Transfer RNA from an Erysipelotrichaceae bacterium, 71 nucleotides, folded computationally. NCBI's taxonomy places the organism under Bacteria, Bacillati, Bacillota, Erysipelotrichia, Erysipelotrichaceae. Its Rfam family is "tRNA". About the family: Transfer RNA (tRNA) molecules are approximately 80 nucleotides in length. By type it is a transfer RNA. The coordinates come from a structure-prediction model, not an experiment, and the mean pLDDT is 82.
RNA sequence: GCCGACAUAGUAUAGUGGUAAUACGCAUCCAUGGUAAGGAUGAAUCCCGUGUUCAAUUCACGGUGUCGGCA
Numbered sequence: 001g002c003c004g005a006c007a008u009a010g011u012a013u014a015g016u017g018g019u020a021a022u023a024c025g026c027a028u029c030c031a032u033g034g035u036a037a038g039g040a041u042g043a044a045u046c047c048c049g050u051g052u053u054c055a056a057u058u059c060a061c062g063g064u065g066u067c068g069g070c071a
Base pairs, nucleotide, nucleotide: 001070002069003068004067005066006065007064010024011023012022013021018054026042027041028040029039030038047063048062049061050060051059
């Protein structure tokens, strides 16, 4: 330099046009003589820009970053 894949909550991942989810973590409460474990509830997220569409996390293009391949 060229090609490809990926980017979703604090972490690890699912979801792939119509309300964004699970586990762990975090907060509050319950419970205990107390702690851990446990139970209930809650907060927190689609890398950035443009386009297509009634509607974009999802599709297209560009950018940024990470990883891999070729040279």